[in-house]
A computed fold for a 1530-nucleotide RNA from uncultured Lactobacillus sp., annotated as small-subunit ribosomal RNA. Taxonomically the source falls in Lactobacillus (Bacteria, Bacillati, Bacilli, Lactobacillales).
């Protein structure tokens, strides 16, 4: 970066698809390590267990455990004295009392439970971003600097005793303590008041000075001190400043629908009051009526925002997981408390709904913390360790808590590294595919040898994350009268979830470790076999019907690679929503047409100003990311530090060209005057003549009228014609013109009135007053609509006549609505020049209309110049091209409008207009890969021109009718083998089916085979002939004994069995093919190379103007040449010469019965070479060419005549059964051999002959001329036999000799006399012949009998242009035999042709086309079936948000409070009383769930019913595309 796909091809247009990127992914198929990261995107559903917010005993009492001491008893042991009874001393254990350290915890109190973590439901909002502002706030813990901590006091949890209650828990009586709670003093920097100064950014701030209001813990642990007291720290407390953290306010900015357009009642504002931390309609009371909206107000859907992610070359677009910041929320509404902070996830209360316990009274509960369950779902983990670290509460600390955190665990989910081994190794191994049987390729791939040792397993060593803190010591420094205590320094000791982890050494073994997707193009990679429009494959294109590089498998190959694919999102390619960067003539696309209001854009000169606008400095734009660069992990990912860079936004001083604002001026755009000019401009009144029609009256008479041809109508009751008078309506001939005028529709007979607008000149006047132009508003063809008129002609409906298969059309005879007029309406057309409005520039030449100005002229006129209009041809340019070009579709500029694939659908629904019809706005689901646009070639036209042809005419014979012959169909049969099938199949393959042929059927029969090669073993020796069974194939026996070489063993030929490859096949496919052939067509055509033109397909040449049998030849021409057709060569013929005469000839000369022989080659003839014909000669027409028409002369004259001779190509022609052939069948059969029969069937139908139907003729005699050919398995003469056909015999002849071989018609007699016959001859019968193993099925001929149908052929139809048709007869091929057919040949021998209108078939321009398998094309619409999506529907049923009332919980806030308390105050007999206060109640507003209503929105469903799509080869037509057969179309 682009690439596939609409066409037969080609360029646009324009949509669809791909290729890249990137994910919280999910799915298949695989799966070796490790690092770092990451993980319920669904059901804001529900939730078992467990933990996530506690601390503090140095605030408090009162409890429980109780070390150390004390004291009293008891009193072991022990020593010592003894009077032996005892003493005296120790005193272990032990029990009471006391004492109380340490510790343990329920309460009161402090602090924290507002962070910390989760989630995105709400939310379109000052919720966020981003800049500001508070002179309109508050802030517990911290910090810094002050001052102070001074007196009283009365209760209360806990406790105890009780009361209810299942339980939760509740009440009561008494007792008691604080760093719980309260009076009172003391201050004032703080609140109010008054005063005054300084300052400001409006309300105001700051500040002195008087007055008056308001507060503490006497506290905890420590030291010292006998005590007073002093003193260190934590703490209280008032006020101050700081920091942090929060509140409120503005401006900006980020969303879909306008099929949502009005919305709004505390709503705007004022004023006073209340409430907060504070402003504030925030609340509450009067008082004014306002506020918001096309710059999108209300409404509805939809959504957390954001730093940044993901992609893009950028602008953009899409996205909001992980990390951060904000912000909202804790099942669901709603309220407060309390606090510095909450209207509070792990607090209160209330209601709802689930759940759960319960004695049925009544309680508990809230995982969107971390784990984990259920469930939903394509789909997302562990009920892990640990406070070591980092941070967080709380404490004086030690330290306790901490599912934050820090780390493991699990998942290839992701991103990054690693590795699954290296080297060598041709006998190119087996082996697998394939194959043209040679090979070729997996493939140095494996084996084989040598190596490492990452990973991995085993075993060792084995980090850093730790440093503060604490205890214990030392040592210093503030401070104190001093100590202690505090801070700092330092020793020693302690403190690791990960984890015995990273890391590292050793040892062992190539051992354990590669999979996926694609391979027809887009796209990098091909081949075999299977299937056989099936199975199935596809992103698009499309593949698959018997040779699939596309399906399935397999080999091989290419890409990725511990992953590959799929899918599903985004963005990108997509300049396919175009700001950068598109477009409306015809491909989607200019409003049908003006006037305008917002709004956008706007002339010329001066000044000011600085809103935009441009550069600079300042704040800000958090971090993290991105980018650089440095650095740490073995690299990398991944993480650190620095930098860099950031749109915007605010400030601040500057510049001033340009817009903008404002002033001032000016005339050229824009308008006015004056002077003139043309005109179917509009609107109204009037007025003419011609013409159709009626009416009336004469003449008249039998048809008119129509129409491709009728017919329906119309007339004898008198039409049509005609002729005079009248009537009435509508429309205006000639003029009349790509002429005028309007803004468009549109506008035409004349004359009058009223009106608009244009143009020229002139240059007097305003001065930018100007352009477009969303909404708005007017004007708008024909048709239609309402009232009322009018109505001659024309005419939808409608009725009749035709036509037609039908004809509800097209053609004719009528005829109503309308067409006209008046007043309303619709507002819509291919309203089109398919081209919006305006200005400005950019070559001409030529028509014409309206003017003006010069020249020039007696007049006519004529020419130059300029304006304004309409035309046409043209350069640059533009365009896809076609075309456009001063009247653009060029160049630019300004404003509207409009498109974004087809189809559904200009349709559904809403809305708005409209009486209706119906129009304006205007989607979607589904469904297609196209759908259009312009040109290019072709074919095709019931388009057009020109031309030929036995195509037609114009003649001559036929066919179709009869019999018969042949060939097809069709039926039939065991078979009736196969092919051919419009022309181009049918007397065709078949030049010849009794067997054979032969390929069919039926029966017997073989199985390496009837043939061919080769090979295994064995056996032999052929061939011939004879016999037997049998239909036969064929089987059995008999004879027969033959080749060669020899080393004698054998081996070759041959024959035969037998085994394995093979044969074989007329079996399929002529749509796999070769060859051959058929037609178009012996038409005149098909092409190429240079060169030009075209973006290109392709055009030119090859067209044109003549000519011609011919694209034959000539001029002419952006062609110039050249090929294959044409034509000539080439064979037969027709003239002559010449050469040569046997078997042919025979003129003269002999000769004979004969050219029989001599003899001769002159003629005939025969065959070989040549001549001869070229439009060469003249005339005449033509361009003076080509040529053509005459004509000489010649045997022949314009290709002399006939033949061979078939161009590119078409028909998917015909042949696989001639013949060859792939590729498939079949192999004791689909081969093969035999017999026999079919191929010859027979109601029928076609073709093509024959052969008649007679007198141009039959019979019958007689007579005359041919030519091509054949012949030894033949051809047969002459003779004899037979009526014949034919036999016997047999000459002769391998042929110019011999033979087949008598040519018929004709020619000259006779006969027959128009009849189903002397015409015809079918059929049958009888008796022959000939062929041949054999004529029954199923030959041919011949004699005699018999003698059908048939008197010239209906519709249609074929051949033929001269030695032709006609008609006559002869060879010949195949062939034993058979011939009406083929093919050949010669005999006699016409008629006709003006001509090219018409059929049919061709050629050669032109045009039209929606066709391109190319008109036997293509394609419309109803109706039938099947699906699918959608509207519409009585209704149903479900939801959102509202509104109106009811009822009203908690909870605030008022008001009462007779109950209850009373710390403070009075009084007092010390107890009680009283009284402010305060609670409980209870009242009264607000008010969540609730219920009740009627309405609005949205969504599902719903009998039926409408239309739309799509579907295989239905049914009816035949609407469109060619003049589409009535020109389409609006």
């Nucleotide at each position: 970066a682009g690439a596939g796909u609409u066409u037969g091809a080609u360029c646009c247009u324009g949509g669809c698809u791909c290729a890249g990127g990137a994910c919280g992914a999910a799915c298949g198929c695989u799966g070796g390590c490790g690092g770092c990261g990451u993980g319920c995107c669904u059901a804001a559903u529900a939730c078992a267990u467990g933990c996530a917010a506690g601390u503090c005993g140095a605030g408090c009492g009162a409890g429980c455990c109780g070390a150390a001491c004390u004291a009293a008893u008891u009193g072991a042991u022990u020593a010592c004295c003894u009077u032996c009874g005892g003493g005296u001393a120790u005193g272990a254990a032990g029990u009471u009392a006391g004492g109380g350290a340490a510790g343990c915890g329920a309460g009161c109190g402090g602090c924290g439970g507002a962070u910390g973590g989760g989630u995105g439901a709400g939310u379109a909002a000052c919720g966020c971003g981003u800049g500001g502002g508070u002179a309109a706030c508050c802030u517990a813990c911290c910090c810094u600097a002050u001052a102070g901590u001074c007196u009283g006091g009365g209760a209360u949890a806990c406790c105890a005793c009780u009361u209810g209650g299942a339980a939760a828990c509740a009440g009561g009586u008494g007792c008691u303590a604080a760093u719980a709670c309260c009076g009172g003093a003391u201050a004032a920097a703080a609140g109010g008041a008054g005063a005054g100064a300084u300052c400001a950014c409006a309300u105001g701030a700051u500040u002195u000075c008087u007055u008056u209001u308001u507060g503490a813990a006497a506290g905890g642990c420590g030291g010292c001190g006998u005590a007073a007291g002093c003193u260190g720290u934590c703490g209280c407390u008032a006020a101050a400043g700081g920091a942090u953290g929060g509140a409120c306010c503005c401006g900006c900015g980020g969303u879909g629908c306008a099929u949502u357009a009005g919305c709004u009642a505390g709503u705007u504002g004022g004023u006073a009051a209340g409430g907060u931390a504070a402003c504030g309609g925030c609340u509450u009371a009067c008082c004014a009526a306002g506020g918001c909206a096309a710059c999108g107000a209300u409404g509805c859907a939809u959504a957390g925002c954001c730093g940044a992610g993901u992609u893009g070359a950028g602008a953009g677009a899409c996205u909001g997981a992980u990390c951060g910041g904000c912000c909202a929320c804790a099942u669901u509404g709603g309220g407060a408390c309390u606090g510095a902070g909450a209207c509070a996830c792990g607090g209160c209360c209330c209601a709802a709904a689930c759940u759960c316990c319960u004695a049925c009274g009544g309680g508990a509960g809230g995982c969107a913390g971390c784990a984990g369950u259920a469930g939903g779902g394509a789909a997302u983990c562990u009920u892990c360790c640990a406070c070591a670290a980092u941070g967080g509460a709380c404490g004086c600390a030690a330290g306790u808590c901490u599912g934050a955190u820090g780390g493991a665990g699990c998942g290839a989910c992701g991103c990054c590294g690693c590795g699954u081994g290296a080297g060598u190794g041709a006998a190119g191994a087996a082996g697998g595919u394939u194959u043209u049987c040679g090979g070729a390729u997996c493939g140095u791939a494996a084996a084989g040898c040598u190596c490492u040792g990452u990973u991995g397993u085993u075993g060792g060593u084995g980090a850093a994350g730790a440093a503060a803190g604490a205890u214990a010591g030392u040592g210093a420094g503030a401070g104190u009268a001093a100590c202690u205590g505090c801070u700092c320094a330092u020793u020693a000791u302690u403190u690791g979830c990960c984890g015995g982890u990273a890391a590292u050494c050793a040892a062992c073994c190539a051992g354990a470790a590669a999979g996926u997707c694609a391979c027809g193009g887009c796209u990098a990679a091909c081949u075999a076999c299977g299937u056989g429009c099936c199975a199935g494959c596809a992103g698009c294109c499309g593949c698959g019907g018997u040779a699939a590089u596309a399906c399935g498998u397999a080999g091989g190959u290419g890409g990725c690679a511990a992953g590959c694919g799929u899918u599903g999102u985004c963005c990108g390619g997509a300049u396919u929503u175009a700001u950068u960067g598109g477009g409306c003539g015809u491909a989607a696309a200019g409003c049908g047409a003006g006037c305008g209001c917002a709004g956008g854009c706007g002339g010329a000169a001066a000044g000011a100003u600085a809103a935009g606008u441009c550069a600079g400095a300042u704040g800000u734009g958090a971090a993290a990311g991105c980018c650089c660069u440095c650095g740490g992990c073995u690299u990398a990912a991944c993480c650190g530090a620095g930098g860099a860079a950031u749109a915007g936004c605010a400030u601040c001083g500057g510049a001033a060209a340009c817009u903008g604002u404002c002033u001032u001026u000016c005339u050229u755009g824009a308008g006015u005057g004056c002077a003139g000019a043309a005109g179917a401009g509009g609107a109204g009144a009037g007025u003419g003549g011609a013409a159709c029609u009626c009416c009336a009256u004469g003449u008249g008479u039998a048809g008119c009228g129509g129409u491709g041809g009728a017919a329906u109508g119309c007339g004898u009751a008198g039409a049509u014609a005609u002729a005079u008078g009248g009537a009435a309506g509508a429309a205006c001939a000639c003029c009349a013109g790509u002429g005028g005028c309007g803004a468009a529709g549109g506008c035409g007979g004349c004359u009058c009135u009223c009106u608009g607008g244009u143009c020229u000149g002139u240059c007097a006047c305003u001065g930018a007053c100007g352009c477009u132009g969303a909404g708005g508003c007017u004007c708008g063809a024909a048709a239609g609509c309402a009232u009322g008129g009018g109505u001659a002609g024309c005419a939808a409906a409608c009725a009749g006549g035709a036509u037609u298969a039908g004809a509800u059309a097209c053609c004719c005879u009528g005829g109503u609505a309308g067409u006209c007029c008046a007043u309303g309406c619709u507002g819509u057309a291919a309203a089109c020049g398919u081209u919006g409005a305006g200005u400005g520039c950019u070559a001409g030449g030529u028509g014409u209309u309206a003017g003006a100005g010069g020249a020039u002229u007696u007049c006519c006129g004529u020419c130059c110049u300029u304006u304004a209009g309409u035309g046409c041809c043209g350069a640059a340019g533009u365009u896809a091209a076609c075309a456009c070009a001063u009247u653009a579709a060029g160049c630019a500029c300004u404003c509207c409008g409009c498109c974004u694939g087809g189809g559904g659908a200009g349709u559904a629904c809403g809305a708005c207009c409209g009486c209706a019809a119906g129009g304006u706005u205007g989607a979607a689901a589904c469904u297609c890969a196209a759908a259009g646009g312009a040109a290019u070639u072709g074919a095709c036209g019931g388009g057009g021109a020109c031309c030929c042809g036995c195509a037609c005419a114009a003649g001559u014979g036929g066919u179709g009718g009869a019999g018969c012959a042949u060939g097809u169909g069709g039926u039939u049969u065991a078979a009736u083998u196969c092919g051919a099938u419009g022309c181009u199949a049918c007397g065709c393959g078949a030049a010849g089916a009794a067997c054979c042929u032969u390929a069919c059927c039926g029966g017997g029969c073989c199985u390496u085979g009837a043939c061919a090669u080769a090979c295994u073993u064995c056996u032999g020796u052929u061939a011939g002939g004879c016999u037997a069974a049998g239909a036969g194939a064929u089987u059995a026996g008999c004879u027969g004994u033959u080749c060669c070489c020899u080393u004698c063993g054998g081996g070759g030929a041959c024959a035969g069995a037998u085994c394995u490859a093979c044969a074989g096949g007329u079996g399929g496919u002529g749509c796999a093919u070769g060859g051959u052939c058929g037609u178009c067509g012996u038409c005149a055509g098909c092409u190429c190379g240079u060169g030009u033109c075209g973006u290109g397909a392709g055009a030119u040449g090859u067209u044109g103007g003549g000519u011609c049998a011919a694209g034959u030849c000539c001029c002419g021409c952006a062609a110039c040449g050249a090929g294959c057709a044409c034509a000539a060569c080439c064979c037969u013929u027709g003239u002559g010469a010449c050469u040569a005469g046997u078997u042919g000839c025979c003129a003269g000369c002999a000769u004979u019965c004969a050219g029989u022989u001599g003899g001769g080659c002159a003629c005939u003839c025969u065959a070989g070479u040549c001549a001869g014909a070229c439009u060469g000669c003249c005339g005449g027409u033509g361009a003076u060419a080509a040529a053509c028409c005459g004509g000489a002369g010649g045997a022949a004259g314009g290709u002399g005549a006939g033949g061979a001779u078939g161009a590119c190509g078409u028909c998917u022609g015909a042949u696989c059964a001639u013949c060859a052939u792939g590729c498939c069948c079949c192999u004791u059969a689909u081969g093969g051999c035999c017999u026999g029969g079919g191929c010859u069937a027979c109601a029928c139908a076609c073709g093509u002959g024959c052969u008649a139907c007679a007198a141009u003729g039959g019979a019958c005699a007689g007579u005359a001329c041919a030519a091509u050919g054949g012949g030894u398995u033949g051809c047969g003469a002459a003779a004899c036999c037979g009526c014949g056909a034919g036999g016997u015999c047999a000459a002769g002849c391998u042929a110019a000799u011999c033979c087949c071989a008598u040519a018929a018609a004709g020619c000259u007699g006779u006969u027959c006399u128009c009849a189903g016959u002397u015409c015809g001859g079918a059929c049958u019968g009888c008796a022959g012949u000939c062929u041949g193993c054999a004529a029954c099925u199923c030959g041919a001929c011949u004699g005699c009998a018999c003698g059908a149908a048939g008197c010239u052929g209906g519709a249609a139809u074929c051949a033929c242009u001269a030695g032709u048709a006609a008609u006559c007869g002869u060879g010949g091929a195949u062939c034993a035999g058979c011939a009406u057919g083929c093919c050949a040949c010669g005999g006699u021998g016409a008629a006709u042709a003006c001509g090219u209108u018409c059929c049919c078939g061709g050629g050669u321009c032109u045009u039209g086309u929606a066709c391109a398998u190319a008109c036997c094309g293509c394609c419309c619409g109803u109706c039938a079936c099947a699906c699918c999506a959608u509207g519409a529907g009585a209704g149903u049923c479900c939801g959102u948000a509202a509104c109106a009332c009811c009822c009203a919980a908690a909870g605030a806030u008022a008001g009462u409070g007779c109950g209850g308390c009373a710390a403070c105050c009075c009084c007092u007999u010390c107890u009680g009383g009283g009284g402010a206060g305060c609670c409980a109640g209870c009242u009264a507003u607000c008010u969540a769930a609730g219920g009740u209503g009627g309405g609005a929105c949205g969504a599902a469903u719903g009998a039926u019913u409408a239309g739309g799509g799509u579907g295989a080869a239905g049914u009816c037509g035949u609407a469109a595309c060619a003049a589409g057969g009535u020109a389409a179309c609006c």
About this RNA
Rfam family: Bacterial small subunit ribosomal RNA.